[in-house]
RNA sequence: GUCUCCGUAGGUAAAUGGAUAUACCAAAGCUCUCCUAAAGCUUAAUUGUGGGUUCGAUUCCCACCGGGGAUA
Numbered sequence: 001g002u003c004u005c006c007g008u009a010g011g012u013a014a015a016u017g018g019a020u021a022u023a024c025c026a027a028a029g030c031u032c033u034c035c036u037a038a039a040g041c042u043u044a045a046u047u048g049u050g051g052g053u054u055c056g057a058u059u060c061c062c063a064c065c066g067g068g069g070a071u072a
Base pairs, nucleotide, nucleotide: 001071002070003069004068005067006066007065010025011024012023013022018055027043028042029041030040031039048064049063050062051061052060
C1' cells in the first nucleotide's frame, strides 16, 4: 500500500430502518443497620467525526479518524 473485521454510558454487551437507544457491573442519592457489609428503591451518563439516502439511520452508502487481523 491492498483486503477484511470492529468502534454504542466509566467498563462489557444488546438493539440490523420505526424512537424515551436497553441491560449488567461500576458511580451518586435514599431506605434498612449502633456502624459497615449485604439487600431494596431511585438518579445521571452512551451511538468515533463529517457528509449522503430515507418520512424516519445505532442500523444502509461515501470519506476520514482510531484499533485488530491477513497479504507483499
Predicted 3D model of a 72-nucleotide RNA (transfer RNA) from Aminipila luticellarii.
It matches the Rfam family "tRNA". Rfam classes the family as a transfer RNA.
Model confidence (mean pLDDT): 81 of 100.